[in-house]
A computed fold for a 1388-nucleotide RNA from an uncultured bacterium, annotated as small-subunit ribosomal RNA.
RNA sequence: AGAGUUUGAUCCUGGCUCAGGAUGAACGCUGGCGGCGUGCCUAAUACAUGCAAGUCGAACGCAUCUUCUUCGGAAGAUGAGUGGCGAACGGGUGAGUAAUACAUAGGUAACCUGCCCCUGUGCGGGGGAUAACAGGAGGAAACUCCUGCUAAUACCGCAUAGCCAUGAGCACCGCAUGGAGCUCAUGCCAAAUAUCCUUUCGGGGAUAGUGCAGGGAUGGACCUAUGGCGCAUUAGCUAGUUGGCGGGGCAACGGCCCACCAAGGCAACGAUGCGUAGCCGGCCUGAGAGGGCGGACGGCCACAUUGGGACUGAGACACGGCCCAGACUCCUACGGGAGGCAGCAGUAGGGAAUCUUCGGCAAUGGGGGCAACCCUGACCGAGCAACGCCGCGUGAGUGAAGAAGGUUUUCGGAUCGUAAAGCUCUGUUGUAAGAGAAGAACGUGUGUGAGAGUGGAAAGUUCACACAGUGACGGUAACUUACCAGAAAGGGACGGCUAACUACGUGCCAGCAGCCGCGGUAAUACGUAGGUCCCGAGCGUUGUCCGGAUUUAUUGGGCGUAAAGCGAGCGCAGGCGGUUUCUUAAGUCUAAGGUUUAAUCCCGGAGCUCAACUCCGGUCCGCCUUAGAAACUGGGUCACUUGAGUAUGGUAGAGGCAAAUGGAAUUUCUAGUGUAGCGGUAAAAUGCGUAGAUAUUAGAAGGAACACCAGUGGCGAAGGCGAUUUGCUGGGCCAUCACUGACGCUGAGACACGAAAGCGUGGGGAGCAAAUAGGAUUAGAUACCCUAGUAGUCCACGCCGUAAACGAUGGAUACUAAGUGUCGGGAUUUCCCGGUGCUGAAGUUAACGCAUUAAGUAUCCCACCUGAGUAGUACGGUCGCAAGGCUGAAACUCAAAGGAAUUGACGGGCACCCGCACAAGUGGUGGAGCAUGCUGUUUAAUUCGAAGAUACGCGAAGAACCUUACCUGGGCUUGACAUAACGUUGAAACUCCUGGAAACAGGAGCCCUCUUCGGAGCAACGCUACAGGUGGUGCAUGGUUGUCGUCAGCUCGUGUCGUGAGAUGUUCGGUUAAGUCCGAUAACGAGCGCAACCCUUAUCCUUAAUUGCUAACAUUUAGUUGAGAACCUUAAGGAGACUGCCGGUGAUAAAUCGGAGGAAGGUGAGGAUGACGUCAAAUCAUCAUGCCCCUUACGUCCAGGGCUACAGGCGUGCUACAAUGGCUGAUAUAAAGAGUCGCAAUACCGCGAGGUGGAGCUAAUCUCCAAAGUCAGUCUCAGUUCGGAUUGGAGUCUGCAACUCGACUCCAUGAAGUUGGAAUCACUAGUAAUCGUGAAUCAGAAUGUCACGGUGAAUACGUUCCUCGGGUGUUGCACACACCGCCCGUCA
Repeated sequence: AGAGUUUGAUCCUGGCUCAGGAUGAACGCUGGCGGCGUGCCUAAUACAUGCAAGUCGAACGCAUCUUCUUCGGAAGAUGAGUGGCGAACGGGUGAGUAAUACAUAGGUAACCUGCCCCUGUGCGGGGGAUAACAGGAGGAAACUCCUGCUAAUACCGCAUAGCCAUGAGCACCGCAUGGAGCUCAUGCCAAAUAUCCUUUCGGGGAUAGUGCAGGGAUGGACCUAUGGCGCAUUAGCUAGUUGGCGGGGCAACGGCCCACCAAGGCAACGAUGCGUAGCCGGCCUGAGAGGGCGGACGGCCACAUUGGGACUGAGACACGGCCCAGACUCCUACGGGAGGCAGCAGUAGGGAAUCUUCGGCAAUGGGGGCAACCCUGACCGAGCAACGCCGCGUGAGUGAAGAAGGUUUUCGGAUCGUAAAGCUCUGUUGUAAGAGAAGAACGUGUGUGAGAGUGGAAAGUUCACACAGUGACGGUAACUUACCAGAAAGGGACGGCUAACUACGUGCCAGCAGCCGCGGUAAUACGUAGGUCCCGAGCGUUGUCCGGAUUUAUUGGGCGUAAAGCGAGCGCAGGCGGUUUCUUAAGUCUAAGGUUUAAUCCCGGAGCUCAACUCCGGUCCGCCUUAGAAACUGGGUCACUUGAGUAUGGUAGAGGCAAAUGGAAUUUCUAGUGUAGCGGUAAAAUGCGUAGAUAUUAGAAGGAACACCAGUGGCGAAGGCGAUUUGCUGGGCCAUCACUGACGCUGAGACACGAAAGCGUGGGGAGCAAAUAGGAUUAGAUACCCUAGUAGUCCACGCCGUAAACGAUGGAUACUAAGUGUCGGGAUUUCCCGGUGCUGAAGUUAACGCAUUAAGUAUCCCACCUGAGUAGUACGGUCGCAAGGCUGAAACUCAAAGGAAUUGACGGGCACCCGCACAAGUGGUGGAGCAUGCUGUUUAAUUCGAAGAUACGCGAAGAACCUUACCUGGGCUUGACAUAACGUUGAAACUCCUGGAAACAGGAGCCCUCUUCGGAGCAACGCUACAGGUGGUGCAUGGUUGUCGUCAGCUCGUGUCGUGAGAUGUUCGGUUAAGUCCGAUAACGAGCGCAACCCUUAUCCUUAAUUGCUAACAUUUAGUUGAGAACCUUAAGGAGACUGCCGGUGAUAAAUCGGAGGAAGGUGAGGAUGACGUCAAAUCAUCAUGCCCCUUACGUCCAGGGCUACAGGCGUGCUACAAUGGCUGAUAUAAAGAGUCGCAAUACCGCGAGGUGGAGCUAAUCUCCAAAGUCAGUCUCAGUUCGGAUUGGAGUCUGCAACUCGACUCCAUGAAGUUGGAAUCACUAGUAAUCGUGAAUCAGAAUGUCACGGUGAAUACGUUCCUCGGGUGUUGCACACACCGCCCGUCA
C1' cells in the first nucleotide's frame, strides 16, 4: 500500500466482500511448564449458611471468677449495661439521571468543617435523675410494663470571659451588593475529669481529655461560563411560571417557601416532548483529522428490596440505623413478630458464558485505645480457568543401503527423506535429595548514655546504642548435586483474492461457500489419503468495534447525461462584501505564569537471568491570567467613486391590462337554380338524400381563431406572448457624465406568480373533441380507420399548484485565443456597447461533449445527492370543495442497478451491389402404377448410423448363404487372431470311416527339418501373462467430411490516434466477377484468400507415323495390299488472346462501350482448387485413440431365420396417360470405356432369354457395339394397335442352394391412368429437353450412381415490388447463448 465482483471486451460511477488490528468474550479440536494480569457483559432476579465494625476499665457503677495476702485488702480476667469515639470511611453496583450529574476554568465581599497542627486563655462552685441490679407482672415469641436502689468525662442551673447578635460613634478600604479594625451598652460556656510521679501535705510536675477565641490544613456546600447523544414524522413551552417589595427558613445565596404587586421568562444558535445513556482520566483503531467504547485501575456522581420521611451527628436524609407504606420470604399458640449479599465466599435461576462456602492480619491502610492490644472477606496471599500478554521446552550432532512402509507413476522412476533406525552428546524442563532467602520497618519492653525538665540523677518525654521479639505466602523463589532422550504437538488451509497439488470416491447427489462461485463420470473448490503451506501450546469459527471506506469528503467528494439545481421570482433573519485616514484589540500572533491528581501513551534510564511486569526522571495538547505586536478579519471614525442607484436625451419590441373595430373560412337558417346521389375509405359500411341532399347563387345569424408578413427574428423572471386601432402600464438597451456615496450579492422560513388538464358559480357554444353510440378491421379489438357526439375547449369570478415546468445546466462578480451569421443602439473605411446562434484555441470532462451565453480559472451565498428494488409507497402532520399536492420511512430481497463509449449480431431502419433470387421462358414434382429410401406399426429379430436448409436411390460401387453387426438353437473358453515365458510331445496338415443341420466329437492311416549331438528351428497340447469386443461416450479426441460459399472476404508488422476496449490501414470517388485495379488519404507495407500457374476442350505449327489415315500412283469384294506422311487422327512440344490496336466516354487514371483483325475477345468454355471462421454440425460402425464397461461372455464357431414384414404417411425416381404418337419393314451416323477367373466373332440350334462351338484378342490390330433420326406402310382419337401393373402357365441363366428372397424370355391376362388442388423444383447454350451407349460394384441381381456421345430449343424489359441467400457503408438497440435474443402482465 491494496485486491475480488456489473461487461463479449472498455473507461467511469457505485454498492457488496476480503486481506490488518483489538476483545471482560463464547464455541470446536488439541493441550507440557512458569511469570504477570483478568474473570456474571444476561435477572438493580431471589437468596440457605458463615464471616465483612467495633473498641475504650487511663470516664462510670454492678455481677461472677482466678491469683496473692500481713485477711484490712491488692492484682488480674470475663460479662452485660451507662458514657465516649467510630459506625457518613473502607467495600459493592450502574438501576435511575441529557442535568440538583460530569469535565475544564473561575467565583463565594453568600458558607460549614469532628479527629490533626499552631497561638492565646481557662477548667470555679452546685443540683436532681437514670440504666445496669433487685422484686413483681404480661406475652408463643420479639419484647414490654410497674415498684424500688445507684454512679459518672451522662444530664441541668449559677459565676467568670471574648466571639457572636442588636444599637450608637471614629478613621480606612474595595469591581457593586459591601469588607475589615477600634470604643461603649445589653444577652450567652466549661468535665474543680482520669492515670502516674513527687511533696515541707499547702502544693508542684507529666500524660491523656476538655472549654472559649483566632489562624492553618483537610474535607465539603453553593454559584457562573464553556464542552460532550439521537429524533422536527416532537414547534411552540411556562402561573411559583419570570421579576420586584417584605417576611420565614438555611451553614449559606436564592420562589427554597409564603403574602402582595407587575406580566413577564425560554425557543429555529432547536425551547418543550419522546427515545437512549452514569460522566471523566483513559482504552481500541487510524498517517492524522476522526470513529467506536467507558470492563480492570484512578477521580466524581447516583443507588442499597420498591416508594416516602425525618432523627442523631462535625458530617447521613445513612448498604450490614430508625419510622411509615407496597411487594416478596420466613416464624407463629393467629393475637403478633422477623428479614433485606448491587460486602467476601457460596446457592438457585437466567444465559453462549464468568472462579474457592481457602489462609493470614506478616506487610500496606483504617477504627478504638496512653499503651499492650483488639477488630478489619479493605488488603496481602494461595486455589480454579490457555481468558489475555510474555518467556521456556518437547532435544543436539552425525548418519545413503537414499532401508522397510505409505503415496504416486509415462513402470524408468519420483516423493515422504537425514526424515527414521544406528552411533556420539547435552540436561533447559521433569524426578529425587540437600541447603535455603529478600519481603521486618516500626511499635513496645529492658539496660546504658545524652538533652531539656524539676527543689532534686522523680515520673514522664526526646534522641543515640545494645538486647529481646514478630512471615500467611512457604521449606516457596533462586541455588547445588544425581538420573534418564527418557514424560511433553497440535490446529487450520491448499480455485482466485491468498502462501501451499496430486490420487481415489461421488456424479447438480452428498455436500462446500467471506465475495466471485464449485458439484450434471476425467472436480487442484465436495469426502478421504499422501504431499505442501501458515501459525504453534495453541489453531480455527462466531459476535462486536475501528481500519481499508476520499463510501458523509474540515483535512478530503459531488450535482448536463451515472444519485443530485427548488418551475420561476421578490425579500426578513443569516452568511459574504469596493478604495482610503486614524483608532481599538474581539478574532490572530509572540512571551511568561497558573492549572492540567496519580496511573496510562511517548522519550531517556533502572530492577526482576530476558520479556511481559514494575520503578525513577522528563516532554506535548487544552483552559485561565498577565504583558506585548497591529499586517489581515471584526468594531468605531474622516473621506473617495470604479460597484449600485438617480437624472437628461433617444430607441426596438407577439411585454401586461382594458375597450372598440375588421376581413377570410367553417357551420346553421331563409330563398332561388337543379337532380340522384352525396359522404367516407386501402376497400367498405354506419350516416345524409326524391319530405329534393351534395353542388351552386343571394341574404342573414352566431361563435372561435387571426393565413400571407414569419425569420435557430423580437419581448418577458419563468409559465408564456402573434389581426387592427385607442387608452393605461412594467422592464430593457444606447448616448451624455450632472447627482447620491457601498446604498451591494445571495437568501432558510415567509410572500406573490405559475402551461395543460381538473373543480365551483354564472354565461356562451361555430368548429374540434375525452366519455359514449354505431360501422369497419381482427382469433378477439373495450384500439389504430370511418360516421355521429357530451363534458371540455371560449368569457367573468374563485380554487388547484403540478409537467421531459428541459439548456435535463441555481444566482452574482472578475478573468481566459479567434472567426462568422443575425437583432437593437451609437460612431461612420477599421470600431464600441447590449442580446441571440454557429464553428472552434487553451483548459476541462469517464466519455459524449462544453468552450467569453463555459460544463474553463477563482470568490461568495442558497437548494440538493450518498447502491438497486420496496417507493415518491405506508403511517403521522399540513394544504385543498374534491381530485390530489407538500413533507416522507421501514421490514424484507438482491450483488448488483447505472452512465458514456467499443466490437459484433439483429431491425416488418436507410443507401448501394450481387446470385436461375425475382421477372421472362422451357420442362417437371405434388394426382396414377411400379422401383427405392425413411417414418410409423408389427416382429424372436425386423442390426446400427444419418434428421430443416446441410437426413430420406444417404453410409450401401450392388443383404438368397457369406456379407451380418440382429434373433432362435447347438458348441468352445489362453480362445477365430498377436506376442512372450515355462513344461510336455513330435506332430500338424492331409486321406478314409462313424455320428450330427453344421460347427464339432470319436477312430484308423501317416510320425517334421537342421545339427558341432550340447542343442536349435517349426508345430501341437497344457499352464500363465494376455487376446477379443460393430459394447458406451463424436459433449474427452485425432483424422476425414458437410454447410455458409468459389461468397470476397479474414488478418498481421511498424507507425499514428484514443485513458481504454479499440480505431486507422480495410474508409472515400470511380471501376470490377473479385479487398480487381486507379485516384484520394496518417498511414506504409505484408500474409491467407481473388486472379494467374495445373488438366480437358476450341485454331494453327513442328516432330513422329502403327494397329489409325488415304490426296496422288498401282492393287483389292474390302486402305485389302504396295506405297505415301499431304489430309484425318493419335500424342509430345510449341504458337495464339494481352483491352495488344483504332474511336467514343471517363479525371490526361483504372476502366468501360463500339469496331478492326482473328479459330477464339474482354475470366473463350468446362474442371480441379474451398481463406479466418460458424453450426459442442456428422462419423468411436472405415481407421486410430483417452476413460468407463464385459471376460465359460457384451468374446468366438456353426445351422436356420431376419435386415425383403405392411393399415397409414413422406422424400427421390422410372413408366405413362398418346398422333411432334404406337406398331411393322428398310436404311445412315458416335463418343467414351471394358475385356484372360475375361470379352467372345463367323457358323449352327431355339419364337426368345439362351445354348453348342471357340476364329481372334493381355487390345488405335480382336470382341462387347447404338438409339432417336430418315424413307415407306398401317392405326384415326378410343381407356384404343395408348398404357403396361397384376396374375396364370412354360422356360433360360448364375450359383452348394433362387421357398422365404434373383434377373431375364415366351404365351396368356390387360389394373390405375385422358396431363394432375394448395404448394413447390431445376435450368441462361451445345444449356434445358429428348435419344441411346459404357463402366464401377458384381457368381447372379439397376428405374440408382458415375461417365459418354447423338439430336437440339425458348427467354432475360429489367432490379420497382414479392420471396430466399450473401457483401459493403450508415443508423437504432435495455441483444452478446447475440431476435429461435431480451422481457412485461395475467392465470396455473